[in-house]
Context: one part of a larger RNA
RNA sequence: GGACGAACGCUGGCGGCGUGCCUAACACAUGCAAGUCGAGCGGGAACCUCUCGAGGGGUAACCCUUGGGAGGGGAGAGCGGCGAACGGGUGAGUAACACGUGAGUAAUCCACCCUCGGCACCGGGAUAGCCCGGGGAAACCCGGAUUAAUACCGGAUGGCCCGUCUCCCUCUCGAGGGUGACGGAAAAGGUAGCUUCGGCCUCCGGCCGAGGACGAGCUCGCGGCGGAUUAGCUUGUUGGCGGGGUAACGGCCCACCAAGGCGACGAUCCGUAGCUGGUCUGAGAGGACGAUCAGCCACACUGGGACUGAGACACGGCCCAGACUCCUACGGGAGGCAGCAGUGGGGAAUCUUGCGCAAUGGGCGAAAGCCUGACGCAGCGACGCCGCGUGAGGGAAGAAGGCCUUCGGGUUGUAAACCUCUUUCAGGAGGGACGAAGCUCACUGGGUUAAUAGCCCUGUGGAGUGACGGUACCUCCAGAAGAAGCCCCGGCUAACUACGUGCCAGCAGCCGCGGUAAUACGUAGGGGGCAAGCGUUGUCC
Repeated sequence: GGACGAACGCUGGCGGCGUGCCUAACACAUGCAAGUCGAGCGGGAACCUCUCGAGGGGUAACCCUUGGGAGGGGAGAGCGGCGAACGGGUGAGUAACACGUGAGUAAUCCACCCUCGGCACCGGGAUAGCCCGGGGAAACCCGGAUUAAUACCGGAUGGCCCGUCUCCCUCUCGAGGGUGACGGAAAAGGUAGCUUCGGCCUCCGGCCGAGGACGAGCUCGCGGCGGAUUAGCUUGUUGGCGGGGUAACGGCCCACCAAGGCGACGAUCCGUAGCUGGUCUGAGAGGACGAUCAGCCACACUGGGACUGAGACACGGCCCAGACUCCUACGGGAGGCAGCAGUGGGGAAUCUUGCGCAAUGGGCGAAAGCCUGACGCAGCGACGCCGCGUGAGGGAAGAAGGCCUUCGGGUUGUAAACCUCUUUCAGGAGGGACGAAGCUCACUGGGUUAAUAGCCCUGUGGAGUGACGGUACCUCCAGAAGAAGCCCCGGCUAACUACGUGCCAGCAGCCGCGGUAAUACGUAGGGGGCAAGCGUUGUCC
């Protein structure tokens, strides 16, 4: 000098863009953060309409109460499907194939999506919900009866095929081709039309196999830290044979056999640490760091475990143990903010219990749509960077006042007053976008189709859709009106005098100042520097 997720002191006008618990991976009140599909299934409350009956009121039209039936309507819960393994947080652990980079997998898996080939036949028994009964304070549980499916099960087919085994051929361990045996699939639903009620047909979905894409697992070479005041370490240890297990190789696990394996090219042990793209600095080489953003990893109260599933050993799933907190009728239960806000605590220190799904992205759905503290915005903080303003021109009798003075004057100083002008920003009033490319609905046209359903494409001077938002931006109004501080002035280092003090009080980054003339302490005047900031402290280069 530069830098910072900074803090502290004094000061503080506006805006844009960023950024904000670095400490206790300490404990958490409350709300929200993952649902969706009725075009898979049974069922169905409120409510609406029609109709029949009974009672009451009214002269009547009709009204009120109640019960039954039919149609519409669809809340809550349930079965089932997909999602919940993404997205979001944190950095505890980890010196490791965790990461980076380059290879390998002839040792592997991959839901949804795309392409291609083949298929979708016949049956069955349950179960939740609902109802009935029971237990419990609750959480919840038990029994009985009944019911549906794209839930579950059995059989058939499987020649396109797949898996296991056997045999044959080819080439290089292994792979490819062929024969045979055994085993292996499914689901239907909806729209409208026609119907002889069998069905026809359209759209979406289902199953098997192959390939692709995306994603993931595993293996290997190389690379990136401190300590030798850590020198030896190792028994599933190193290898083999056989087996188990896995999607898959493997001492991953097990039985047996052998006695190996690693190490001064630093094993083992100890300490520290998430890694990287990058960031800061530096002419570079290098050094230091790893906030925000992006990729990977690890973790989810602590420890362990598996289940489901294409995918987890699963933050807002389950089980066990532990610590802690809460409820309890003492028998027993409930919980996990390192999600977004927010609270206590710790700390020098780090924000709102905000608005919205309008956009982007994600989940589900045929769609309408629903959900989304991801995200988009707003709020708070000079925390950082950038921009703007706090006025401009004129104005000497160089006013008054202050300070200094050799008492002549000098300086503050064109500074002020005063005159002329402007109105950014802030304030008030009015107008007013982009972000909606699009998407949805309605209608029209075209394609598909038997079709005017549906689906796809297109068009419309038709309608709707914005949290931000009292937005940006523009115009007008008023009036210089509302807006300057901080540090320094001995040398380094830019800027000097007076008074006070008298080795005192104090200053100080280093050298050093202060003991009666202090440009170094304190105050004032003046000056220098930077400026909505200026200094100090800390850390890095």

This is a predicted structure of a 541-nucleotide part of an RNA (small-subunit ribosomal RNA, 5' domain) from an uncultured bacterium. Model confidence (mean pLDDT): 81 of 100.